[in-house]
RNA sequence: CUCUUAUCCAGAGAAGUGGAGGGAUCGGCCCGAUGAAGCUUCGGCAACCAGCAUGACACGCAUGGUGCCAAAUCCGACAGGAAAACUGGAAGAUGAGAG
Numbered sequence: 001c002u003c004u005u006a007u008c009c010a011g012a013g014a015a016g017u018g019g020a021g022g023g024a025u026c027g028g029c030c031c032g033a034u035g036a037a038g039c040u041u042c043g044g045c046a047a048c049c050a051g052c053a054u055g056a057c058a059c060g061c062a063u064g065g066u067g068c069c070a071a072a073u074c075c076g077a078c079a080g081g082a083a084a085a086c087u088g089g090a091a092g093a094u095g096a097g098a099g
Base pairs, nucleotide, nucleotide: 001099002098003097004096005095006094007093008092013042014041015040016039017038021031022030023029025077026076027075028074043069044068045067048065049064050063051061052060073091078088079087080086
């Protein structure tokens, strides 16, 4: 990078550094000098995989591997629908597995 598959309306931030961007893309709408991204430290959430535990593949624990900690994946995007709602899909993100 590609493929398969599961999940995505819940949850969880402080300090230091840094110095203007960030929220994938586009449109919107937001966040940001009362300090964005990035980096570091500490903390937390969750429970996908491993582990532990169990009669049990359930429930549980949170030791290890990831992941995550503004807003529903922030909303929309394509199709259905007069439209709104809504449903499905695409794209994206994350885990596990395969090439």
Predicted 3D model of a 99-nucleotide RNA (SAM riboswitch aptamer (S box leader)) from a Chloroflexota bacterium.
The model forms 97% of the base pairs in the Rfam consensus.
It was read from a public genome assembly, where an Rfam model found it.
The source organism's lineage runs through Bacteria, Bacillati and Chloroflexota.